A computed fold for a 71-nucleotide RNA from an uncultured Bacilli bacterium, annotated as transfer RNA. Its mean pLDDT, the model's own confidence on a scale to 100, is 81. Rfam family: tRNA. Rfam's curators write: Transfer RNA (tRNA) molecules are approximately 80 nucleotides in length. By type it is a transfer RNA.

[in-house]
RNA sequence: GGAGCCGUAGCCAAGUGGUAAGGUCCCGGUCUGCAACACCGUUAUCGCCGGUUCAAAUCCGGCCGGCUCCU
Numbered sequence: 001g002g003a004g005c006c007g008u009a010g011c012c013a014a015g016u017g018g019u020a021a022g023g024u025c026c027c028g029g030u031c032u033g034c035a036a037c038a039c040c041g042u043u044a045u046c047g048c049c050g051g052u053u054c055a056a057a058u059c060c061g062g063c064c065g066g067c068u069c070c071u
Stems, first nucleotide, its partner, number of pairs: 001070007010024003018054001027041004047063005
């Protein structure tokens, strides 16, 4: 220098145009003499900026970051 893949909650992670699942951590509640366990509740500008569309996490372009390959 060229190419591919990835970026979604503190962490893991599904979702490929129509209200963003689930697990886990923290926090709150029930339970307990107190804890632990168990059960219930609770958290999202989808890396950033533009474009397309009635509608974008999703499609397109650019940028940023990570991983890998080629030279």